[in-house]
RNA sequence: GGAAUAGUAGCAGAGUUGGUCAAUGCGUCCCGCUGAAGACGGGAAGAUAUAGGUUCGAAUCCUAUCUGUUCCA
Repeated sequence: GGAAUAGUAGCAGAGUUGGUCAAUGCGUCCCGCUGAAGACGGGAAGAUAUAGGUUCGAAUCCUAUCUGUUCCA
């Protein structure tokens, strides 16, 4: 320099036919329970890498950029 692939809550990780409020587990916070904590039960907050485009509608399709990994030179 070229190509492929990935980027989704603090961490992991689904969503692939473009269509309801973007799951789930761990973690965090609040409440209950307890003498107190743990466990357990109930509840809450928090995310689609960035910027554009297509579309009535985008995590999903297209373009560019950024970052990681792999391959080629």
A computed fold for a 73-nucleotide RNA from a Flavobacteriales bacterium, annotated as transfer RNA. Lineage of the source: Bacteria > Pseudomonadati > Bacteroidota > Flavobacteriia > Flavobacteriales. The prediction has a mean pLDDT of 82. The sequence is in RNAcentral, with records from ENA. Its Rfam family is "tRNA". Rfam classes the family as a transfer RNA.